[in-house]
RNA sequence: AACUGAAAAAGCCAAACCUGUUGCAAAGCAGGGACGGAAAGCCAAGGGUCUCAUGCAGACAGCCGGUUGCCUGA
Repeated sequence: AACUGAAAAAGCCAAACCUGUUGCAAAGCAGGGACGGAAAGCCAAGGGUCUCAUGCAGACAGCCGGUUGCCUGA
């Protein structure tokens, strides 16, 4: 430097659902909660999906993709 995620350690994130709140909505945020995750970190300028007041409009990174990175194995 590239590859691997079997086992292990240190930790991390948090689906559905419930409560509060913001939004027309998709959905966001906070608390609870764990189905899961080796990038479930970050990126909405590529593809894709979704929403509505249908426009030089929004949402989703836990769909693909891009990019950076911890531990570990050989």